RNA sequence: GCCUUAGUAGCUCAAUGGUAGAGCAGUCAGCUUUUAAUUGAUUGGUUAUAGGUUCGAAACCUAUCUAGGGCA
Numbered sequence: 001g002c003c004u005u006a007g008u009a010g011c012u013c014a015a016u017g018g019u020a021g022a023g024c025a026g027u028c029a030g031c032u033u034u035u036a037a038u039u040g041a042u043u044g045g046u047u048a049u050a051g052g053u054u055c056g057a058a059a060c061c062u063a064u065c066u067a068g069g070g071c072a
Stems, first nucleotide, its partner, number of pairs: 001071007010024004018055001026042005048064005
C1' cells in the first nucleotide's frame, strides 16, 4: 500500500429498509433481625464520524477514524 471482519446502553450481544431490544450491571421497593440470595418496578442510546440514496436507514452507497486478520 491492497483486501477482509467488526464498531449499537456501563459490559456481553440482538434487531427482514418500517416504534432500537435482551441478559448482566445500576437505582427504588418488597422479603429478611441484618447481609447475601431472591421477587417486582425502573433508569440508561448522537446505532464510530461525515455525507448520499430513500416517503422512511442501525441495515444500502461513498469517504474517514479505531481495532482484529490476511497478502505484498
Description: A computed fold for a 72-nucleotide RNA from Cylindrocystis brebissonii, annotated as transfer RNA. The RNAcentral record of the sequence draws on ENA. Its mean pLDDT, the model's own confidence on a scale to 100, is 81. Rfam family: tRNA. Rfam links the family to the GO term triplet codon-amino acid adaptor activity. It is annotated as a transfer RNA. NCBI's taxonomy places the organism under Eukaryota, Streptophytina, Zygnematophyceae, Zygnematophycidae, Cylindrocystis.